[in-house]
Molecule: transfer RNA
Organism: Melioribacteraceae bacterium
RNA sequence: AGUGGGAUGGAGCAGUGGUAGCUCGCUAGACUCAUGAUCUAGAGAUCGAGGGUUCGACUCCCUCUCCCGCCA
Numbered sequence: 001a002g003u004g005g006g007a008u009g010g011a012g013c014a015g016u017g018g019u020a021g022c023u024c025g026c027u028a029g030a031c032u033c034a035u036g037a038u039c040u041a042g043a044g045a046u047c048g049a050g051g052g053u054u055c056g057a058c059u060c061c062c063u064c065u066c067c068c069g070c071c072a
Stems, first nucleotide, its partner, number of pairs: 002070006010024004018055001026042005048064005
């Protein structure tokens, strides 16, 4: 250089065109003598960046950045 995959709350992952969800973690409350466990509630991501298509984009197209692999 060529080629495939990935980037989404603090962490790990879903989400194949219709206003982004799960688990763990975090905070508060309940329970407990207390901690843990358990239960309930809440906060937290405008989806790597920029453009395009569309009534509408995490999702489709183009360019770029970073990470992992294949090939020589």